[in-house]
This record gives sequence, C1' cells and structure tokens, in this order.
RNA sequence: UGCGGUGUAGAGAAAUUGGAAAUCUCGCCAGGCUCAUAAUCUGGAGAUCGCAGGUUCAAGUCCUGCCGCCGCGC
Repeated sequence: UGCGGUGUAGAGAAAUUGGAAAUCUCGCCAGGCUCAUAAUCUGGAGAUCGCAGGUUCAAGUCCUGCCGCCGCGC
C1' cells in the first nucleotide's frame, strides 16, 4: 500500500427481500421457593446497532469516507 472479513446491552451471538415496541443465552438487580446456599421459577434494568455523512416515506440492513480488530497478498 492493495484485497477480503468483522464491529449490535457487562460477555457471547441473531435479526430473512430495507418495514410494527432490535431478539436469545450467560451475567446483574429485586422477589418467590429453602433453616440457609446452590439449582429452579417470576419480574426488572441495561444497546441512539464503531464514528460521520448520503439514499429512501422508512436504514442494524443499501452507498461513501474514516477508525479499531482479524486474515491474505505485495
């Protein structure tokens, strides 16, 4: 320097052809159960989707630039 992949709650993932309040597991908080803890059950908080623009009635999704990470090539 070129090419490809990737970035979404504290952690790990999903989101079909662009379309209703962005979903799941673990974790966290509260409660039930228990002598108590674990397990288990119920409820709750937590992400302006890497950043900035563009297209569109509408963008996590499409386009452009930049940044971080991974891989390949020179």